[in-house]
Context: one part of a larger RNA
């Protein structure tokens, strides 16, 4: 190279968007580049291959034919492909609709912890397995009242609903994306994939200045052990919140890349349409989300119209184990570190 694979044994990029690029719906006509037919050149020998022959066979040697490429060349048009021209079912756009924690910003409410000041009040309070560290007579805890600041959003909540993922949950307002369904007015393949590329991307961290209720790496003291640098406890700074920039990684998971298309059913449930109909209920139908299962994959376990069944396109990965996601180079970063990615050796 061929050929095998990728859910869990090695393997799906963290997500999109989109260059190049591969690949691509119906007809009707044309070229004839690919494809297929004929014919010629060519394809030294040696060596393959096929036959037949000579050494007793064989290797070994001889004759004889001959491949595939590649040139010219004469045709044939189904099927890719190129040219013109036409559809509407693929993709889009109009109109009408109801859904939903989808994004940003702005503003505001209640409960809670915590602190502050008054009042009632007294010897305790808090913690644990059980203690003590800790708070309190300079009146804590407890309980009213009034006030300050910061975070987060109970019940509604639901295998519910929303975005590509990452994620997103009081409330209201402004701006803003998308998907659904119904309609068939309109464009007429405008389409899937997508190396690079650009963008987004939980936490942690970093960088400035702000804020600091709450918890809570470090570290401090109590306990617990033989020891406890931990698990329990008391405190308690970085962080944890917002802003503007950076980092770019997670078991970033459905361990399952994205399209189309085909292949029993049943039962929930979410958003919509259409038939019945007063309304429920029922029937149908489109798109989500969930169990169950046949057929049919799978080593098994499952998975089975939201495929791990049948196919076809297209990017991405793997190729025993350790050494190692390490070294070394290079690329990126303010650092941390990301990224790319080996051997020696050894089982």
């Nucleotide at each position: 190279c061929u050929g095998g694979g990728c859910g869990u044994a090695a393997a799906g990029g963290g997500u999109g968007c989109g260059u190049a690029g591969g690949c691509g719906g119906u007809c009707u006509u044309u070229c004839a580049a690919g494809u297929c037919a004929g014919g010629a050149g060519u394809g030294a020998a040696a060596g393959g291959c096929u036959a037949c022959g000579g050494c007793u066979c064989a290797a070994c040697c001889g004759u004889a034919g001959u491949a595939a490429g590649c040139u010219c060349u004469u045709g044939a048009a189904a099927c890719u492909g190129g040219g013109a021209g036409a559809c509407u079912u693929g993709a889009g756009u109009g109109c009408a609709g109801g859904a939903a924690a989808g994004g940003a910003g702005a503003g505001u409410g209640g409960a809670a912890u915590u602190c502050c000041u008054a009042g009632u009040g007294u010897a305790g309070c808090g913690g644990u397995g059980a203690a003590a560290u800790g708070c309190g007579u300079a009146u804590a805890u407890a309980u009213u009242a009034a006030g300050a600041g910061g975070a987060a959003c109970g019940c509604c909540a639901g295998u519910u609903g929303c975005g590509a993922a990452a994620g997103c949950g009081g409330c209201u307002c402004u701006c803003u994306g998308g998907a659904c369904u119904g309609u068939a007015a309109c464009u007429g393949a405008c389409g899937c994939u997508g190396a690079g590329g650009c963008a987004c991307g939980a936490g942690a961290g970093c960088g400035u200045g702000c804020g600091g209720a709450u918890c809570a790496a470090a570290c401090a003291g109590g306990a617990u052990u033989a020891g406890a640098u931990a698990c329990c406890c008391u405190g308690g700074u970085a962080g944890u919140c917002g802003a503007c920039g950076c980092u770019g990684u997670a078991a970033a998971c459905u361990a399952u890349g994205a399209g189309u298309a085909c292949u029993a059913g049943g039962u929930g449930u979410c958003g919509g349409g259409g038939g019945u109909u007063a309304c429920c209920c029922c029937c149908u139908u489109c798109g989500g989300u969930g169990c169950c299962g046949c057929a049919g994959c799978u080593a098994a376990c499952g998975c089975a119209u939201u495929a791990a069944g049948u196919a076809c396109u297209c990017c991405g990965c793997c190729u025993g184990g350790g050494a190692a996601g390490u070294a070394c180079g290079c690329u990126c970063u303010c650092a941390a570190g990301a990224g790319u990615g080996a051997a020696a050796c050894u089982c």